[in-house]
Context: one part of a larger RNA
RNA sequence: GAAUGAACGUUGGCGGCGUGGAUUAGGCAUGCAAGUCGAACGAGAACCCCGCAAGGGGUGAAAGUGGCAAACGGCGUAGUAAGGCGUAGGUGACGUACCUCCCGAUUCGGGAUAGCUACGGGAAACUGUAGGUAAUACCGGAUAAUCCCUCCGAGAUUGAAAAUCGGAGUGCAAAGGUGUGAUUCCGUCAGGAGAGCGGCUUACGUGGUAUUAGCUAGUUGGUGAGGUAACGGCUCACCAAGGCUUCGAUGCCUAGGGGGUGUUAGCGCAUGACCCCCACGACUGGGACUGAGAUACUGCCCAGACACCUACGGGUGGCUGCAGUCGAGAAUCUUCGGCAAUGGGCGCAAGCCUGACCGAGCGACGCCGCGUGUGGGAUGAAGGCCCUUGGGUUGUAAACCACUGUCAGAGGGGAUGAAAUGCGGGUGGGUUCUCCCAUCCGUUUGACAUAGCCUCAGAGGAAGCACGGGCUAAGUUCGUGCCAGCAGCCGCGGUAAUACGAACUGUGCAAACGUUAUUC
Numbered sequence: 001g002a003a004u005g006a007a008c009g010u011u012g013g014c015g016g017c018g019u020g021g022a023u024u025a026g027g028c029a030u031g032c033a034a035g036u037c038g039a040a041c042g043a044g045a046a047c048c049c050c051g052c053a054a055g056g057g058g059u060g061a062a063a064g065u066g067g068c069a070a071a072c073g074g075c076g077u078a079g080u081a082a083g084g085c086g087u088a089g090g091u092g093a094c095g096u097a098c099c100u101c102c103c104g105a106u107u108c109g110g111g112a113u114a115g116c117u118a119c120g121g122g123a124a125a126c127u128g129u130a131g132g133u134a135a136u137a138c139c140g141g142a143u144a145a146u147c148c149c150u151c152c153g154a155g156a157u158u159g160a161a162a163a164u165c166g167g168a169g170u171g172c173a174a175a176g177g178u179g180u181g182a183u184u185c186c187g188u189c190a191g192g193a194g195a196g197c198g199g200c201u202u203a204c205g206u207g208g209u210a211u212u213a214g215c216u217a218g219u220u221g222g223u224g225a226g227g228u229a230a231c232g233g234c235u236c237a238c239c240a241a242g243g244c245u246u247c248g249a250u251g252c253c254u255a256g257g258g259g260g261u262g263u264u265a266g267c268g269c270a271u272g273a274c275c276c277c278c279a280c281g282a283c284u285g286g287g288a289c290u291g292a293g294a295u296a297c298u299g300c301c302c303a304g305a306c307a308c309c310u311a312c313g314g315g316u317g318g319c320u321g322c323a324g325u326c327g328a329g330a331a332u333c334u335u336c337g338g339c340a341a342u343g344g345g346c347g348c349a350a351g352c353c354u355g356a357c358c359g360a361g362c363g364a365c366g367c368c369g370c371g372u373g374u375g376g377g378a379u380g381a382a383g384g385c386c387c388u389u390g391g392g393u394u395g396u397a398a399a400c401c402a403c404u405g406u407c408a409g410a411g412g413g414g415a416u417g418a419a420a421u422g423c424g425g426g427u428g429g430g431u432u433c434u435c436c437c438a439u440c441c442g443u444u445u446g447a448c449a450u451a452g453c454c455u456c457a458g459a460g461g462a463a464g465c466a467c468g469g470g471c472u473a474a475g476u477u478c479g480u481g482c483c484a485g486c487a488g489c490c491g492c493g494g495u496a497a498u499a500c501g502a503a504c505u506g507u508g509c510a511a512a513c514g515u516u517a518u519u520c
Base pairs, nucleotide, nucleotide: 001520002519003518004517006516007515008514009513010512013370014369015368016367017366018365019363020362026326027325028324030323031322032321035068036067037066040065041064047058048057049056050055075281076280077279084206085205086204087203088202089201090200091199094198095197096196099194100193101192102191104189105188106187107141108140109139110138116131117130118129119128120127121126147171149169150168151167152166153165154164176186177185207253208252209251214244215243216242219241220240221239222238223237224236225235226234256278257277258276259275260271261270262269263268283304284303285302286301287300306317307316308315309314334360336359337358338357342356343354344353345352346351373403374402375401376400383394384393385392386391407461409456410455411454412453416449417448422443423442424441425440426439427438428437429436430435464509465508466507467506468505469490470489471488475504476503477502478501479500485492486491
């Protein structure tokens, strides 16, 4: 000199864009953060209509069965020195729901169960028995191949086994809905391909310490079996005795990694806030279930600590989501608005949900921009300070005169973020269609606001901080008298201190200026 997620002191006008729990991965009151589908299913409260009533019809809340989602998004960096990350490969050892394309199918039956009704148990959480009901829930049969498995033959590549082609045998599937109307729309099943996403694996690279020198029995390899989507001591039985290591094994300490960031002419050195990619974690430890996918933050089970409720028999909870609270700390914000935009989930759609996100609020925390007036104005006023008492300086500075109108203040009008989707109608095309595409007209949607324009008033509301011995730009007087104090280093202060304190004045930067901490 540059830099920071900074803090402290003094001061503080406005705006834009960023950014803000770095410490206790300490404990948490309260609210919200994951639902959706009635075009899968039965049933149906309140309300409305018809009816004298019984009953029927319309609309349709809450709950339930079922489907999809909940494995994403959001947060944190505790652990991890390699099961991670980065770069380049391999998979002849693999998987894939939703999406796109192609091809073929969508057949016949059955038994339950929740909701519901009745009767209970329990303080609650919750739960029992009996009856009865539906499905795209569950189960059985049929049919089927280019699918799986077994066998045979061909065919080559390779170190070796695949792929591919032909033949034979065995086995495996499905569900309906909407609608006046379905080969046609939305679904369901089998197969193939793609895209995207993942699993596994190889090489190289990726901290400190030798005042850590030996470590290892599923350990290293083989055979066989089991298991997995898949290779493999991944697991097991048997067999062999191997494997790693001074090119640093093993142990201990520290640490998430990278893109990047800071500095620097560069080499390097330091670092990993915000944003993006990967990994890991979810009160602590362990475990599996469901599922295409988890060993699952707001799912389940067990144990533990902590906290809460209790009728003492028993139950409930997990902010390292968004706000907020206590604690510790030098230190880090609102218990805000909206789904208008972008994106996500569900749904044919309308739409619903979304503390993701978009916005607003707070903080000079950072960067950038603007303003705090402009021009004239000397008898060089007054006051202050210095003085050799002549004067000098503050200083065109002020007053005064003439203007301007940025920002802030008050008022106004028109645009932009809105594009799509949807709804209503029309035209054309796709062989027919409830579907799709193109196009036209009308209509619908802004939480939050900026920029820019016009009008009004009026210099009015807006300057400080540090320093002045040298390094280092800028000095005089008074006070103090090795005292009080200053100080980054050298050092200053013991009676004329340009170094302490104050005044005047000057220098530097400026809505900031200094100090402290840390990096280069």
A computed fold for a 520-nucleotide part of an RNA from an anaerobic digester metagenome, annotated as small-subunit ribosomal RNA, 5' domain. Model confidence (mean pLDDT): 81 of 100.